[in-house]
Context: one part of a larger RNA
RNA sequence: UUGGGUUUAAAGGGUGCGUAGGCGGCUUUCUAAGUCUGGGGUGAAAGCCCGCUGCUCAACAGCGGAAACUGCCCUGGAUACUGGAGAGCUUGAGUACAGACGAGGUUGGCGGAAUGGACUGAGUAGCGGUGAAAUGCAUAGAUACAGUCCAGAACCCCGAUUGCGAAGGCAGCUGACUAGGCUGUUACUGACGCUGAGGCACGAAAGCGUGGGGAGCGAACAGGAUUAGAUACCCUGGUAGUCCACGCCAUAAACGAUGGAUACUCGCUGCGAGCUAAAGAUUGUUCGUGGCUUAGGGAAACCGAUAAGUAUCCCACCUGGGGAGUACGCUCGCAAGAGUGAAACUC
Numbered sequence: 001u002u003g004g005g006u007u008u009a010a011a012g013g014g015u016g017c018g019u020a021g022g023c024g025g026c027u028u029u030c031u032a033a034g035u036c037u038g039g040g041g042u043g044a045a046a047g048c049c050c051g052c053u054g055c056u057c058a059a060c061a062g063c064g065g066a067a068a069c070u071g072c073c074c075u076g077g078a079u080a081c082u083g084g085a086g087a088g089c090u091u092g093a094g095u096a097c098a099g100a101c102g103a104g105g106u107u108g109g110c111g112g113a114a115u116g117g118a119c120u121g122a123g124u125a126g127c128g129g130u131g132a133a134a135u136g137c138a139u140a141g142a143u144a145c146a147g148u149c150c151a152g153a154a155c156c157c158c159g160a161u162u163g164c165g166a167a168g169g170c171a172g173c174u175g176a177c178u179a180g181g182c183u184g185u186u187a188c189u190g191a192c193g194c195u196g197a198g199g200c201a202c203g204a205a206a207g208c209g210u211g212g213g214g215a216g217c218g219a220a221c222a223g224g225a226u227u228a229g230a231u232a233c234c235c236u237g238g239u240a241g242u243c244c245a246c247g248c249c250a251u252a253a254a255c256g257a258u259g260g261a262u263a264c265u266c267g268c269u270g271c272g273a274g275c276u277a278a279a280g281a282u283u284g285u286u287c288g289u290g291g292c293u294u295a296g297g298g299a300a301a302c303c304g305a306u307a308a309g310u311a312u313c314c315c316a317c318c319u320g321g322g323g324a325g326u327a328c329g330c331u332c333g334c335a336a337g338a339g340u341g342a343a344a345c346u347c
Base pairs, nucleotide, nucleotide: 004318005317006316007301008300012315014202015201016200017199021195022194023193025089026088027087028086029085030084031083033082034081035078036077037076038075039074040073041072042071049065050064051063052062053061054060092192093189094188095187096185097184098183099182101180104178105177106176107175108174109173110172111155115151116150117149118148119147120146121145126137127136163170164169207248208247209246210245211244212243216242217241221237222236223235224234259314260313261312262311263310264309267292268291269290270289271288272287273286274285275284296303297302320347321346322345329340330339331338332337
């Protein structure tokens, strides 16, 4: 490179927006670049193939012929498809209007329970903790109980196989601001689309910088136990952190371990948001979200209209195990480190 692959064997980028590029709906006119076709030129010779000839034969060589050189250039034509130019269309895409929906986002306000603390009251000898204990707390009055006050963090039930979001993620109540998809109408634009190398933005937790905050929890650390030991599991404490503001970091089993888009393909049964038929009893339809399954697929497990089926387009990635996501270089970062990413050697 051809080919084959990417749920679990190696392999889908964490996610989106989007540049270049690639690909692209229906009708029609022109063009003739791609494409197809006729003619001409060129595509050296040698070689290959055929015939003849020369070395005693052959190899070898000479002469003649044929073929090939799959290409390039010029020129005449064809116009289905692709491209280019023009005109039009509405089903793709978008807009408008109406409606309902949701833990979607940002920023304020408020609430109760619990926990911890302070004070007061009342009260007395234990409390706490464990497999059992001890460290610890307590006669300087603890624990348990009641009252008042303070603090920070998280929001019981509802709650779900639920909902929303591109992903990360999002849950007390409420105000403001704001984004979105969905359904219905089919009014408007008229291919405006899909994908997307680079790029840009977002991106859990932990971590970092500055300043706050600090109830509970709790790496590190200390002590008590356990044990042969116990740098652990259990217990008593406890710093960073967890929380807030601003700025970094850019990674995760960032998972559906399944890239995005479009079309097509047997049924059954739940849930959510709408619309809808009917006097009533059965409904129908769109979008989303689950379970089972036909064909088909798959190494199997399983997937099966939310495909891993049947096809097309675009991107990303894989090519034996270890060495190694390491070294070196470069880029980014305050750092931690991240991204890119080998080889020797070895089996």